[in-house]
RNA sequence: UGGCGAGUAGCAAAGUGGUAAUGCACCCGGCUGUUAACCGGGAGACUCGCGGGUUCGACCCCCGCCUCGCCAG
Numbered sequence: 001u002g003g004c005g006a007g008u009a010g011c012a013a014a015g016u017g018g019u020a021a022u023g024c025a026c027c028c029g030g031c032u033g034u035u036a037a038c039c040g041g042g043a044g045a046c047u048c049g050c051g052g053g054u055u056c057g058a059c060c061c062c063c064g065c066c067u068c069g070c071c072a073g
Base pairs, nucleotide, nucleotide: 001072002071003070004069005068006067007066010024011023012022018056026042027041028040029039030038049065050064051063052062053061
């Protein structure tokens, strides 16, 4: 430098055009002598890496850029 892949909540991770799941962690309650485990409930993404474009509508499609990984030179 080129090709490919990835970037979504504190962490992991699904969603590939119609208002973003799930697990862990966190908060409240139950259970227990207490803690853990277990059970029930709750909050958290409001710039889905950044900026533009297409569309009635974008995490999703297109363009540019940034970061990380793999491959090639």